[in-house]
RNA sequence: GGACGAUUAGCUCAGUUGGUAGAGCAGUGGACUCUUAAUCCAUUGGUCCAGGGUUCGAGUCCCUGAUCGUCCACCA
Numbered sequence: 001g002g003a004c005g006a007u008u009a010g011c012u013c014a015g016u017u018g019g020u021a022g023a024g025c026a027g028u029g030g031a032c033u034c035u036u037a038a039u040c041c042a043u044u045g046g047u048c049c050a051g052g053g054u055u056c057g058a059g060u061c062c063c064u065g066a067u068c069g070u071c072c073a074c075c076a
Stems, first nucleotide, its partner, number of pairs: 001072007010025004019056001027043005049065005
C1' cells in the first nucleotide's frame, strides 16, 4: 500500500425485505430465607464508532474518515 471483516446497553451478542431497537449476564428494588447464596417477580440503562448523502422514513443502502482484527504485497 491492497483485499476482507467488525464497531448496537456496563459486558457478550441479536436485529428478517429500509418502517422508528432487543436478549442473556450485570445493576437497582422487592419476594423467599435466621443470614448469605440460589431461585422468582418487577425495573433502570442506547440519539446504533464519527461526519455527510439518498429516502416520507436509515442500525440496515451509498460516500469519506477513525479504531480493532485477518490475509496479501512491498521496503529495510
Notes: Transfer RNA from an Armatimonadota bacterium, 76 nucleotides, folded computationally. Rfam family: tRNA. Its family is annotated with triplet codon-amino acid adaptor activity in the Gene Ontology. The RNAcentral record of the sequence draws on ENA and MGnify. The source organism's lineage runs through Bacteria, Bacillati and Armatimonadota.